[in-house]
RNA sequence: AUCUUAUACAGAAGCGGCGAGAGAUUAGGCUCUACGACCCGCUGGCAACCUUCGACCGCGCGAAAGGUGCCACUUCCUACCCCUCGGCCUUCCGGCCGCUGCGGGAAAUAUAACCG
Numbered sequence: 001a002u003c004u005u006a007u008a009c010a011g012a013a014g015c016g017g018c019g020a021g022a023g024a025u026u027a028g029g030c031u032c033u034a035c036g037a038c039c040c041g042c043u044g045g046c047a048a049c050c051u052u053c054g055a056c057c058g059c060g061c062g063a064a065a066g067g068u069g070c071c072a073c074u075u076c077c078u079a080c081c082c083c084u085c086g087g088c089c090u091u092c093c094g095g096c097c098g099c100u101g102c103g104g105g106a107a108a109u110a111u112a113a114c115c116g
């Protein structure tokens, strides 16, 4: 790497460096960006997966912050299936379309833990 499990609408930025694209991939949309983004370094912070401690029969709980992680936009949104809403077509069965939706699920991605 892969497998498995869990989580992903909360939270947390200053300085310095660099100098052109960036938000994972494809497409569409939206957004950030020479008032310097993205990325890198330092410092600061957020959170609590692992860890440690306390209590507990256990599940779950509280505290700390050592190992990770993270600090624009819900994983920025959509895409596939289902539901829902609206419109249209059809005698029926049903079908098509979309600035419908903090809808449900899948897939993909990210992170942690585990395995190796």
Base pairs, nucleotide, nucleotide: 004113005112006111007110008109013043014042015041016040017039021032022031023030026079027078028077029076044071045070046069049067050066051064052063053062054061075108080105081104082103083101085098086097087096088095089094

Annotation: Predicted 3D model of a 116-nucleotide RNA (SAM riboswitch aptamer (S box leader)) from Hymenobacter coccineus. Its Rfam family is "SAM riboswitch aptamer (S box leader)". Rfam describes the family as follows. The SAM riboswitch is found upstream of a number of genes which code for proteins involved in methionine or cysteine biosynthesis in Gram-positive bacteria. Taxonomically the source falls in Hymenobacter (Bacteria, Pseudomonadati, Cytophagia, Hymenobacteraceae). The coordinates come from a structure-prediction model, not an experiment, and the mean pLDDT is 84.